The part of an RNA shown here (small-subunit ribosomal RNA, central domain) has 345 nucleotides and comes from an uncultured bacterium. RNAcentral holds the full RNA, with entries from ENA, Greengenes and SILVA. Its Rfam family is "Bacterial small subunit ribosomal RNA". The coordinates come from a structure-prediction model, not an experiment, and the mean pLDDT is 85.
Context: one part of a larger RNA
RNA sequence: UUGGGUUUAAAGGGAGCGUAGGCCGUUUGAUAAGCGUGCUGUGAAAUUUAGAGGCUCAACCUCUACCGUGCAGCGCGAACUGUCAGACUUGAGUGCGUAGUAGGUAGGCGGAAUUCGUGGUGUAGCGGUGAAAUGCUUAGAUAUCACGAAGAACUCCGAUUGCGAAGGCAGCUUACCGUAUCGCAACUGACGCUGAUGCUCGAAGGUGCGGGUAUCGAACAGGAUUAGAUACCCUGGUAGUCCGCACAGUAAACGAUGGAUGCUCGCUGUUGGCCAUUUUGGUCAGUGGCUUAGCGAAAGCGUUAAGCAUCCCACCUGGGGAGUACGCCGGCAACGGUGAAACUC
Repeated sequence: UUGGGUUUAAAGGGAGCGUAGGCCGUUUGAUAAGCGUGCUGUGAAAUUUAGAGGCUCAACCUCUACCGUGCAGCGCGAACUGUCAGACUUGAGUGCGUAGUAGGUAGGCGGAAUUCGUGGUGUAGCGGUGAAAUGCUUAGAUAUCACGAAGAACUCCGAUUGCGAAGGCAGCUUACCGUAUCGCAACUGACGCUGAUGCUCGAAGGUGCGGGUAUCGAACAGGAUUAGAUACCCUGGUAGUCCGCACAGUAAACGAUGGAUGCUCGCUGUUGGCCAUUUUGGUCAGUGGCUUAGCGAAAGCGUUAAGCAUCCCACCUGGGGAGUACGCCGGCAACGGUGAAACUC
C1' cells in the first nucleotide's frame, strides 16, 4: 500500500527472444462503450441530519422533509480513451550503395618458449631460500650444441582501441553464419515499446562418459619456519587445467546504475562512415576526459544523466536468526530456485 524508493544506506532480474497483459505516431469521417450533462424510476423500514409536535423537562416516542456517492432506462454533447472505415510518413522495417570488426562455428598452417627422449661437448656440482633442507647428480646431472616428440598458450603490434545481448572474444589463413554504423530516400505504411509465465544463452569451479596430459597445480607427501604451523616459503604431486558429447546454472555475472522514447549549455581527445576541402572544418553513430543548468545526504552524476518527462517490467520496507528450516520444483550428485517463523537487540 491512492505513499516513498532501488550507483554507494534495504532494493535493477546475469543476459536475450518472446506469449498473455499494459502502453502507443499524424490526420479525416463515423459511432457513442468509457466520459460529461439533463430527466425518469429505483435506492425498504428503523437509524443519522433538519424542522414541528406528545409525555411537567430530558432521554424516549410520533409526524414531515432532506440525504442516500449506487443501479437501470431515455435524451443531449463529442474534446479525450475505445471501436470501425479511409489517408499520411517522421516511429519501425525493407531495398540499393559504402564498409568496419579480438563477433560465432569448423578446418588448415606457423614460430618462440616449456618439458621429455636420443646423440655430441664437458666435469662436479645443480636447484632452491631470508637462511636452509627435502629433491636431482660420477649409472655423468646443471650448462651448451644438434635432432626428434608432445601438449598448451599466442611475445611485439596493443591503445580509456574494436566487436558482441550478456557471459565473453587476440598468432596467421580459408569456408560458412551473425551484425551494427553511415549514405541515398526507392518501397511497406504504425507493422511499435515493454514484457508476468515460458524458451534460449550464460565466466570460473564442479559432475558423467570417452580421449589427451607439456605447463601449472586443489587434495596429498616430504623439507623448512614456529611455542604449535593441519598455513604463508621450498621440493614433488593426483584430480583439474585441454578436446568431444551431455549435465549443471551460479559470481563483486559490476557501470554495484533494467529496457524504450523525447527534451535540455559547452570544451577537448579518439574509432568508423559521409560531405566539403590546399588546410583549418561540418555532420551522424560509437567510445573517453572535464564541465553549465539541474539533481544528489554527500561522494559525485552531468546529451553514454544519477537532469526534465512518459510507458512497461523487476525489486525494497530495521539488524541478527537466514538466504537458514520446512514444503514444493529442478539435478546423477554437488547443489540450485522458491523461501518463513519462534526468539533476540